[in-house]
This is a predicted structure of a 501-nucleotide part of an RNA (small-subunit ribosomal RNA, 5' domain) from an uncultured bacterium. The RNAcentral record of the full RNA draws on ENA and SILVA. Its mean pLDDT, the model's own confidence on a scale to 100, is 81. It matches the Rfam family "Bacterial small subunit ribosomal RNA".

Context: one part of a larger RNA
């Protein structure tokens, strides 16, 4: 964050599984780079052709090696009473991309996927042999600074690409931002939980880590916590905030923001700057699916959607135009983040359903002492006016700039580049929407009327049927039940129930 009953015209802005962290069909949600690398289907052009095709040039799909990103963004609240969170401190640490500085980028090697050939398998997938490239991998050299060491000394790096000026690469110093760790204080209930603890508490040494530390291990000592509530049990994500209240306080932790934890259940590590990794891997388990019975596949607490549970919670929509993110030199590609649209009176706010005039006080209905009274200026009628919607016509803002072009400034030997300033310069999902003009044109209900508490009469019923928040009404004149008329209060809502103050 509501639900239910009756009712319902419009717009704006918000919000929308609180229950089963139940199970999930289907689609989408993380890719990108040819300016790292080998290769290259297809198509086009030209030439040759034995009409099978071949050669050259261009185009460059899919796959593969490699790089960066898949640790962000998005979801959920199960667990957790804890340095988890909040707040204030601390020292023994790490940090890809980014910023500033310093120094370097020499010379070699062996493989491997793709591909080709031969197999295995129902499939998932996979084996053997052969060929090949790199910013993939491995030695050598050098090494100011760096690391180890008391010192002597020892150790240890790189990669190239293209449009030739840039982008990279290696080492190192500092920064920014991010993260890991430690401590003081604060952080629910129960004593019908009183004792708890053996890596337990401390020391020495070693191992391990980015780092301190019983973090781990060997040995030694016997400590450590506890009525200022240890331990155990129950409940619970924490906070900024939110609701309420004059405040103090009480309750709460939806949406938004910060932190934490989790990703079918349990365990484990690998890669990496960073994970013990939601859409990665391995093992075990439960469940579901495929199978040729040998074996395999899966994980919506991402966005929609389905079953189920429930009083109850939406579309299997559009777009990357904007903002932001990843990759890329860029063009661009990807982005269920996001921006929009759809559904729902679920909430808040705004607007409309007409305004003025109109009495012989029409008709009708209700009441009546039968004289009349009430609905009631209400209607009819006259004049004026037009929220929506429909038709026609026009039609936004949201777009900033990018590539590129021109001018100027800086750098420079340079009118090359590069950087900055300035003028032009493509691109709109929403949407032919908002808005404007003309013609037309539609819209009131719900609850209550004994007192509290605003609002009264008639009929029916007869302790029956029923009402009710409390007091209480009803047994023959019921303002309390049911209906009619009238009235009161709110109003696109009105009542009821639930929860909190």
């Nucleotide at each position: 964050g509501a639900a239910c009953g009756c009712u319902u015209g419009c717009g704006g802005c918000a919000u929308g599984c609180c229950u089963a962290a139940c199970a999930c069909a289907u689609g989408c949600a993380a890719g990108u780079c040819g300016a790292a690398c080998g290769g290259g289907a297809u198509c086009c052009a030209u030439c040759c052709u034995u009409c099978g095709g071949g050669a050259u040039g261009g185009u460059g799909a899919g796959a593969g090696u490699g790089g960066c990103g898949g640790a962000c963004g998005g979801g959920u609240g199960a667990g957790u009473a804890a340095c988890g969170c909040g707040u204030g401190g601390g020292a023994a640490c790490c940090u890809g991309c980014c910023c500033a500085g310093u120094g370097g980028u020499g010379g070699g090697g062996g493989a491997u996927a793709a591909c080709u050939g031969c197999g295995g398998g129902a499939a998932a997938c996979u084996g053997c042999a052969g060929c090949u490239a790199a910013u993939a991998c491995c030695g050598c050299a050098u090494g100011a600074g760096c690391c180890c060491g008391a010192g002597a000394g020892g150790g240890g790096a790189a990669a190239g690409a293209u449009u030739u000026a840039u982008c990279g690469c290696c080492a190192u110093u500092g920064g920014a931002g991010g993260g890991g760790c430690c401590c003081g204080c604060g952080u629910u209930c129960g004593a019908u939980u009183a004792g708890g603890u053996a890596g337990u508490u401390g020391g020495u040494g070693a191992g391990g880590u980015a780092a301190c530390g019983g973090c781990u291990c060997a040995c030694c000592a016997a400590g450590c916590c506890g009525a200022c509530g240890a331990u155990c049990g129950a409940u619970a994500g924490c906070u900024g905030g939110u609701c309420u209240g004059a405040g103090a306080g009480g309750a709460u932790g939806a949406u938004c923001a910060g932190c934490c934890a989790c990703a079918c259940u349990g365990g484990g590590a690998c890669u990496g700057a960073g994970a013990u990794a939601c859409g990665g891997c391995c093992c075990a388990g439960a469940c579901u699916c495929c199978u040729a019975c040998g074996g395999g596949a899966g994980g919506c607490a991402g966005c929609a959607g389905u079953c189920g549970g429930g009083a109850a919670u939406u579309u299997u929509g559009g777009g990357c135009a904007a903002u932001g993110g990843g990759c890329g030199a860029a063009a661009g590609c990807c982005u269920g983040a996001c921006c929009c649209a759809g559904c729902a009176a679920c909430g808040c706010c705004g607007c409309g359903u007409g305004a003025a005039g109109g009495a012989u006080g029409a008709a009708a209905u209700c009441c009546c002492u039968c004289g009349g009274g009430a609905u009631g200026u209400a209607a009819a009628c006259u004049u004026c006016g037009c929220a929506a919607g429909a038709a026609c016509a026009g039609g936004a803002a949201g777009a900033a700039u990018a590539a590129g072009u021109g001018a100027g400034a800086g750098u420079u030997a340079a009118u090359a580049u590069c950087u900055c300033u300035u003028a032009c310069g493509a691109u709109g999902a929403c949407g032919g929407u908002a808005c404007u003009g003309u013609u037309u044109g539609u819209a009131a209900g719900c609850u209550c009327c004994g007192g509290c508490u605003g609002a009264c009469u008639c009929c029916g019923u007869g302790c029956c049927a029923g009402c009710a928040g409390c007091c209480g009404c009803g047994g023959u004149a019921a303002u309390a039940c049911g209906g009619g008329g009238g009235g009161a209060g709110c109003a696109a809502g009105c009542g009821u129930u639930g929860u909190u103050c």